Record summary: Model confidence (mean pLDDT): 80 of 100. The RNA shown here (c-di-GMP-I riboswitch aptamer) has 95 nucleotides and comes from a Rhodocyclaceae bacterium. Its Rfam family is "c-di-GMP-I riboswitch aptamer". Gene Ontology term of the family: cyclic-di-GMP binding. Of the family's consensus pairs, 95% are formed in the model. The source organism's lineage runs through Bacteria, Pseudomonadati, Pseudomonadota, Betaproteobacteria and Rhodocyclaceae.
[in-house]
RNA sequence: CGCUGAAAAAGGCAAAUCACCCGAAAGGGUGAGACGCAAAGCCGUUGGCCUAAACCGAUCGCGAAUUCGGUCGGCAGGGCAGCCCGGUUGCCAGU
Numbered sequence: 001c002g003c004u005g006a007a008a009a010a011g012g013c014a015a016a017u018c019a020c021c022c023g024a025a026a027g028g029g030u031g032a033g034a035c036g037c038a039a040a041g042c043c044g045u046u047g048g049c050c051u052a053a054a055c056c057g058a059u060c061g062c063g064a065a066u067u068c069g070g071u072c073g074g075c076a077g078g079g080c081a082g083c084c085c086g087g088u089u090g091c092c093a094g095u
Stems, first nucleotide, its partner, number of pairs: 002095004012037002017032006035082001041088004047083001048080003055074007
């Protein structure tokens, strides 16, 4: 330096859930917590997945129009990196 591995040792991260906060939501932050993780460290939305406020279309409500409100559909520039993938850094052991 490369490859393999998580058995040992030293450590690390932190799922679900709960409380509070941010957000339209998905989701995120802090604290508790520990399902798990050899990169569940960091960077990146490549693929995949999630949400749809605004916007667009349709429809309904008011006598009409504007406006307003509801429902349905579409839509990412919003998210998930503990889904895959790409880049990069790293402890120990064996070879």